The RNA shown here (small-subunit ribosomal RNA) has 1431 nucleotides and comes from an uncultured marine bacterium.
RNA sequence: GAGUUUGAUCAUGGCUCAGAACGUACGCUGGCGGCACGCCUUAUACAUGCAAGUCGAACGGAGUAGCAAUACUCAGUGGCAGACGGGUGAGUAACAUGUGGGAAUCUUCCCUUUGGUGAGGAAUAACACGAGGAAACUUGUGCUAAUACCUCAUAAGUCUUUACGGAGAAAGCUUUAUGCGCCAAUGGAUGAGCCCGCAUUUGAUUAGUUUGUUGGUAGGGUAAUAGCCUACCAAGACUGUGAUCAAUAGCUGAUCUGAGAGGAUGAUCAGCCACAUUGGGACUGAGACACGGCCCAAACUCCUACGGGAGGCAGCAGUAGGGAAUAUUGCACAAUGGAGGAAACUCUGAUGCAGCGAUGCCGCGUGAGUGAAGAAGGCCUUUGGGUUGUAAAGCUCUUUCGUCGGGGAAGAAAAUGACUGUACCCGAAUAAGAAGGUCCGGCUAACUUCGUGCCAGCAGCCGCGGUAAUACGAAGGGACCUAGCGUAGUUCGGAAUUACUGGGCUUAAAGAGUUCGUAGGUGGUUAAAAUAGUUGGUGGUGAAAUCCCAGAGCUUAACUCUGGAACUGCCAUCGAAACUUUUUAGCUAGAGUUUGAUAGAGGAAAGCAGAAUUUCUAGUGUAGAGGUGAAAUUCGUAGAUAUUAGAAAGAAUACCAAUUGCGAAGGCAGCUCCCUGGAUCAUUACUGACACUGAGGAACGAAAGCAUGGGUAGCGAAGAGGAUUAGAUACCCUCGUAGUCCAUGCCGUAAACGAUGUGUGUUAGACGUUGGAAAUUUAUUUUUCAGUGUCGCAGCGAAAGCAUUAAACACACCGCCUGGGGAGUACGACCGCAAGGUUAGAACUCAAAUGAAUUGACGGGGACCCGCACAAGUAGUGGAGCAUGUGGUUUAAUUUGAUGCAACGCGAAGAACCUUACCAGGGUUUGACAUGGUGUUAAUUCUUUGAAAAAAGAAGUACCGUUCGCGGUAGACACACACAGGUGGUGCAUGGCUGUCGUCAGCUCGUGUCGUGAGAUGUUGGGUUAAGUCCCGCAACGAGCGCAACCCCUGUUUUUAGUUACAAGUAAUCUAAAAAGACUAUCGGUUAUAAACCGGAGGAAGGUGGGGACGACGUCAAGUCAGCAUGCCCCUUAUACCCUGGGCUACACACGUGCUACAUUGGGUAGGACAAUGAGACGCCAAACCGUGAGGUCGAGCUAAUCUACAAACCUACUCUAAGUUCGGAUUGGAGGCUGCAACUCGCCUCCAUGAAGUUGGAAUCGCUAGUAAUCGCUGGUCAGCAACACAGCGGUGAAUCCGUUCCCGGGCCUUGUACACACCGCCCGUCACACCAUGGGAGCUGGUUAUGCCCGAAGUCGUUAUACCAACCGUUUGGAGGAAGACGCCUAAGGUAGAGCUAGUGACUGGGGUGAAGUCGUAACAAGGUAACC
Repeated sequence: GAGUUUGAUCAUGGCUCAGAACGUACGCUGGCGGCACGCCUUAUACAUGCAAGUCGAACGGAGUAGCAAUACUCAGUGGCAGACGGGUGAGUAACAUGUGGGAAUCUUCCCUUUGGUGAGGAAUAACACGAGGAAACUUGUGCUAAUACCUCAUAAGUCUUUACGGAGAAAGCUUUAUGCGCCAAUGGAUGAGCCCGCAUUUGAUUAGUUUGUUGGUAGGGUAAUAGCCUACCAAGACUGUGAUCAAUAGCUGAUCUGAGAGGAUGAUCAGCCACAUUGGGACUGAGACACGGCCCAAACUCCUACGGGAGGCAGCAGUAGGGAAUAUUGCACAAUGGAGGAAACUCUGAUGCAGCGAUGCCGCGUGAGUGAAGAAGGCCUUUGGGUUGUAAAGCUCUUUCGUCGGGGAAGAAAAUGACUGUACCCGAAUAAGAAGGUCCGGCUAACUUCGUGCCAGCAGCCGCGGUAAUACGAAGGGACCUAGCGUAGUUCGGAAUUACUGGGCUUAAAGAGUUCGUAGGUGGUUAAAAUAGUUGGUGGUGAAAUCCCAGAGCUUAACUCUGGAACUGCCAUCGAAACUUUUUAGCUAGAGUUUGAUAGAGGAAAGCAGAAUUUCUAGUGUAGAGGUGAAAUUCGUAGAUAUUAGAAAGAAUACCAAUUGCGAAGGCAGCUCCCUGGAUCAUUACUGACACUGAGGAACGAAAGCAUGGGUAGCGAAGAGGAUUAGAUACCCUCGUAGUCCAUGCCGUAAACGAUGUGUGUUAGACGUUGGAAAUUUAUUUUUCAGUGUCGCAGCGAAAGCAUUAAACACACCGCCUGGGGAGUACGACCGCAAGGUUAGAACUCAAAUGAAUUGACGGGGACCCGCACAAGUAGUGGAGCAUGUGGUUUAAUUUGAUGCAACGCGAAGAACCUUACCAGGGUUUGACAUGGUGUUAAUUCUUUGAAAAAAGAAGUACCGUUCGCGGUAGACACACACAGGUGGUGCAUGGCUGUCGUCAGCUCGUGUCGUGAGAUGUUGGGUUAAGUCCCGCAACGAGCGCAACCCCUGUUUUUAGUUACAAGUAAUCUAAAAAGACUAUCGGUUAUAAACCGGAGGAAGGUGGGGACGACGUCAAGUCAGCAUGCCCCUUAUACCCUGGGCUACACACGUGCUACAUUGGGUAGGACAAUGAGACGCCAAACCGUGAGGUCGAGCUAAUCUACAAACCUACUCUAAGUUCGGAUUGGAGGCUGCAACUCGCCUCCAUGAAGUUGGAAUCGCUAGUAAUCGCUGGUCAGCAACACAGCGGUGAAUCCGUUCCCGGGCCUUGUACACACCGCCCGUCACACCAUGGGAGCUGGUUAUGCCCGAAGUCGUUAUACCAACCGUUUGGAGGAAGACGCCUAAGGUAGAGCUAGUGACUGGGGUGAAGUCGUAACAAGGUAACC
């Protein structure tokens, strides 16, 4: 810097990514060289070989060679070295390490200087001869040497003392040299030991630790200081600046990262430390408590003759094991260095090299030039082409690396080369032997096709995959890096996400409930001194390497070398004195005290008061009272409720009363008195910084709760009953126990809130209010101090908002936060009588959780308005029969779609065949249909079989041109292939069309302005309208799609024209063209003088005159792939096509829509009257005749204002008379008519006969506001006919009601709340059931570890002892001095034992938690969430 919470936004906040690095590992791949690096795990166990020896110029001897002299070899005595070099990091939180100081020390070999090096003695290994033993090895006797051992002498210097004195040394060898040594001392160098300041991980869920502990004296001890050790004395020492304990860890130079500050690390290289199977111990030595030395204990391994012995790779190789993982049982001492030696030389797994490993860094190569027919092939394609791609091929050239051949260094100072025939040089041949890995949805550079179809799979985060996947797999193409590329892990960075640099705390995580106060931190003003902090100079140190700069050497680089700078640190020293600090002396502005006033529900205790409530007593009085949405439980004729009078009790204090007052907070309210805390104002005097904050600590601390004892009127958890409800362990009602009250003691928590710690200072104001004070002009005045509120500027803030009472600007101090959940939980500890409180995690899980604001949507939120929405009416539906559609059922099939409103007389404006998509059966396969090729042939007609399709046969031979051979055209047939065909799927891939909200009044844009932004404004507000219609106002001004108007019909008039209209004649009707007319124009009133509304006049019509067409942005993945079109998928002798028959018409049932009725406002019979829209040649059909009739025969007219068709309700007269009827017509029987190839399944109509249900319809529900409802008939489309009672139209007759907007439904605008945004058909909580995961408890069980008590006590030092024993010296030979095995004592490892602490694993059972698919039960929260929510 980016991605990720949201519909979008800004914050907060976590998660994730891009970078660099690695002692790495794994996957795929792999040409060369240089330089580095290579058991991070089991400090596990180790076979085998090697890793420390050397000196004959210290010594005697043995052996070999030689005649000998002599030379060489070897074990042993002796000397030096095995304390270095090499390995590892277990332990260690420590003077271990780093850094800087210090004093009380030692130091072999080396260097400097001085002085010595005389005289003697006694042994012993080897060896010889024996002995024991399996071995390892041990042992007796005898001989022998030394630079081995001992004594004496000497002592310049040394050490010691009482400073007189005393003590203590030596070694020789030999090549004869200025030789190598030896002894004592001096100084140095080097190395080592000791002490101190500072630095040095985490945990307080480790708070107290310590008895040699802290100090002193004396003694001992050490190279040396010291409780280092011992005895005695004192009681100290360490610790909140973190002791002790626990966990982890070698430390550093440095390495990685980072802008830096920091953070992480401590491989290789270098310095220090520690360790050497585990534990203990000393010896030797200059140096060790000793990796390849010794002793003991333990574990393990090996040998054994069972008696006893041997061993220690954390040296180099190597083996086994462990593990994701880490190399050769190589060569050489040539170089560098080390040990011994006089030296030659010997030894050296140190080291130098080589081998293995892409483990890393660096360098090189895998060719270069040319080459367009843009080859072939691949992939894509809109089929034109594009791309791979100058890439290849071809032509020309080169040979680095590699191969072959030849030459051949440096490393070596005289000789000596493991590496090595190496580096390097020359020559030759051939483009020849040498490229892969990952990725391509965004972050993040790079895209297409196919396969797959929430499968297989991918994934770092967001996420992709459910049939068109740039995200899976493959291919083509592309991007990046390159002998590597990815993945995994770890560290830093990004992360200002622990914030010193550099964050926060009203609401996002975060101010302890409040106050007092200890330590600590911070601190007014003046002067002087000091110089701790601070600041400047100088000196020392800060190892080398590393990093940085400049140069040099390998062909370059990595790498190496030289020089410089740096190492930001520590120490010492000399200066400065502003600030902080310290000391001294002052000051009064902070703070406090004194004096005088003031206000107050401040606190504690006692007393008193009235109203109300309840109970009791008595009176009056009678049937109800209570209570609720409605009721009931309950009380009441044993007298309630009501009312009057009286009494008792307890609790709380109406009005005043207020954004009032007081208090640190919690909190405090009738009145009086007593005691008492604090505050404010004013004004003198005093003290002189006495201050602020405050970790721990202490006190106070609502309600509920606990304990003891009282009290109990009302209220009232629990409980009981009544209701409500699907249930109702609730909400409502009637009761009612704890409690509420008092006293005393606990508890210590609250949304203890201003969600805002305390203190100080600074920074515009305005308006209230409480308590004081001052001034005057005495007022509704001004000023000021202390409180308490509202608004508001700058400023701040993510915004909301805060704003002198800050969330502004600063300072001081404290507390707290670091993603959500798990969890304020578990364990531990402390407190509590208990309830519980305080402190306070982890595993696991998610990619979010959260704040503020925005736009919507929603609300059983609010305000306003509209609609046949309700209401007021009217006619119905729902009941009956029938028609029709749907569901269901049935069926071979009952083809299919439509399914709340917005499917259901819908697609279908007409299913007997056809239609037809369905079923059964029979057939066809280039096909019923289109285009193209070849061949044959006119077309066509007839017959037979068959249910038909079809099959077989017969007849027949077109037109044009012609060179007569034939060619062409159209049709038919045959063949082969491209293809046809599909009412098969997907309306959730689509176009188009349509429904719906809704003819509702809305939906947007440009510019400007406001806001960080999403967005807002405009479009809101006041009026008004049918209307976002219009007016006014306004940070808006304009505009667009909608509304309205423009269009059509109709109502009035005029003009014109008139056929087929009108009896004439054109006047009226009518027809069909043009025009006029209506615009709130006019009058009055109301409103604001506007818009507009109300009323009137005139007018055919008056406020949109009445109808129609016309449907904004959008919503419903609404409907339609079966109208049509169309992508993709599917079928292709079948899901295509043809035919016959059947089905779509089935029928227990349920629903929708209609028709006809149930009758007298009626039925029947007879007579009479008045329309309009429209239709007609495969047609409408007059008149006449036949038939009861449907209809038939004959036939005029009509291509239509000419012809065709009875309008009915209505009116008049008669009849019927309340009944299942002269209502009603279903159903059924018979007989006919019409259409049509065909009327059985399955048509319509007529006549005769039959005469069902039904007597006005439950719950519920639909339409309609005027020429409307209701009622009456007529016409048309489709159509051979008809299911039509449907649909689309036409006219006739012609009502009732509208008080009004409380309620139901739908809608509009504003506002409010929201945890919703798939938008309430939303979201979401808890128990239960199932699966899995981690975790707490748990009778216990098993380990580890720590300290303590006691027992035992190896080896060993030290001490004591002097009994066996003993060469040097002394001695007289008995002995002495001295040594020493042994014995004893202290200490003590391992071990045993006892009770504890801490910690890990495991455990029947059990607790909650988390996560899971669409489980179960309810509906707690989000809206007034339906009882406001929450602590």